[in-house]
Molecule: transfer RNA
Organism: Patescibacteria group bacterium
RNA sequence: GCCGAGGUAGCCAAGUCGGUCACGGCGGAUGUCUGAAAAACAUUAGAUCUCGGUUCGAUUCCGAGCCUCGGCA
Numbered sequence: 001g002c003c004g005a006g007g008u009a010g011c012c013a014a015g016u017c018g019g020u021c022a023c024g025g026c027g028g029a030u031g032u033c034u035g036a037a038a039a040a041c042a043u044u045a046g047a048u049c050u051c052g053g054u055u056c057g058a059u060u061c062c063g064a065g066c067c068u069c070g071g072c073a
Stems, first nucleotide, its partner, number of pairs: 001072007010026003019056001028044005049065005
C1' cells in the first nucleotide's frame, strides 16, 4: 500500500427488512435479610467511534475520516 472483519455503559456482549422504553451478563448504587459481613432476593443509574449525506425519522442505509484485529504484498 491492497483486501477483509470490527468499534454499542467501567468491562464483555446481542440487535437491527429504518420508527415503541436499545436485549442481557459482570461491575456500581439503594433496600430486604444478618450481631456484622458474604451469599441470595428486589429496585435502580449509566451506552450506539467522529463528521457529513439520504429520509418525516438513522444505532441500522450511503460517503469520508479515526482507531483495533487478521490476511496479502